[in-house]
RNA sequence: GGCCCUGUAGCUCAGUCAGGAUAGAGCAGCGGUUUCCUAAACCGAAGGUCGCAGGUUCGAGUCCUGCCAGGGCCA
Repeated sequence: GGCCCUGUAGCUCAGUCAGGAUAGAGCAGCGGUUUCCUAAACCGAAGGUCGCAGGUUCGAGUCCUGCCAGGGCCA
């Protein structure tokens, strides 16, 4: 230098193929029930510029372009 994969909640990921209405799960943390207390179990609420910036579109996490970061292959 070329090509490919990944980037979504504090953490691990799904959703992307084939655009659609308020973006989800588990764990962690917080509140509650239970207990003498803790743990476990159960219930509840909260937590997101979907890596960044543009473009296409009535509409983008999803499509297109550039860039950034991590990983891999080739030279």
A computed fold for a 75-nucleotide RNA from a Candidatus Krumholzibacteriia bacterium, annotated as transfer RNA. It matches the Rfam family "tRNA". The family's RNA type in Rfam is transfer RNA. RNAcentral records the identical sequence in 2 taxa. The sequence is in RNAcentral, with records from ENA. The source organism's lineage runs through Bacteria, Candidatus Krumholzibacteriota and Candidatus Krumholzibacteriia.